Model confidence (mean pLDDT): 82 of 100. A computed fold for a 123-nucleotide RNA from [Bacillus] enclensis, annotated as SAM riboswitch aptamer (S box leader).
[in-house]
RNA sequence: CUCUUAUCCAGAGAGGCGGAGGGACUAGGCCCGAUGAAGCCCGGCAACCUUCAUGCCUGCGAACAACUCGCAGCUGCAUGAAAAGGUGCUAAUUCCUGCAGACGAAAGUCUGAAAGAUAAGAG
Numbered sequence: 001c002u003c004u005u006a007u008c009c010a011g012a013g014a015g016g017c018g019g020a021g022g023g024a025c026u027a028g029g030c031c032c033g034a035u036g037a038a039g040c041c042c043g044g045c046a047a048c049c050u051u052c053a054u055g056c057c058u059g060c061g062a063a064c065a066a067c068u069c070g071c072a073g074c075u076g077c078a079u080g081a082a083a084a085g086g087u088g089c090u091a092a093u094u095c096c097u098g099c100a101g102a103c104g105a106a107a108g109u110c111u112g113a114a115a116g117a118u119a120a121g122a123g
Stems, first nucleotide, its partner, number of pairs: 001123008013042001015041003021032003026098004043090003048086002050082007057073006094115001099112005
């Protein structure tokens, strides 16, 4: 860098350094910022990878079927818990819109896509 899958209306500081920009790109809009932007550090949030428990499930056994019980598995699913490590995130829905469709007299509302972000896996 490319591909696949999942998620993106929740959550997260009145800290230190820093000094003028920032909200991905482009266009329009709307915001944040000297009551201190970006960036870095610390703190925090979350739970994708991870670990554990329970149930389902699958396999085996108890001669067979049903039921029940026992053992095993993590290939799969659900729920709950943890947070040491790998990431990530820490204004506003991914700040909103741009393309397509539905509804509507309009304003607009809703749905889907595209683009983007993050994780895990593959190349």
The RNAcentral record of the sequence draws on Ribocentre.